[in-house]
């Protein structure tokens, strides 16, 4: 270069036959418990989904294009 998967919350994933609040788990944070800390358990917050375009009434999910990461073959 070329095929090719992937890029979604601080991490680690789901969601990708377009359908209208974008979930789950950790972790952080409060609050309950406790002599305190761990441990449990409640809760509330936190991504306009890599990025620019199309395309549709309607995109995280369908095209293109570029950026970044794996795998392969030269």
């Nucleotide at each position: 270069g070329g095929c090719u998967c992937c890029g979604u919350a601080g991490c680690a994933c789901a969601g990708c036959u377009g359908g209208a609040u974008a979930g789950u788990g950790c972790a952080g944070c409060a609050c309950u418990c406790u002599c305190c800390u761990a441990a449990a358990g409640u809760g509330a917050u936190g991504a306009u989904c890599g990025u620019g375009g199309g395309u549709u009434c309607g995109a995280a999910u369908c095209c293109c294009g570029c950026c970044g990461g794996g795998g392969u073959c030269a």

This is a predicted structure of a 74-nucleotide RNA (transfer RNA) from Phascolarctobacterium sp. The coordinates come from a structure-prediction model, not an experiment, and the mean pLDDT is 82. Rfam family: tRNA. The family's RNA type in Rfam is transfer RNA.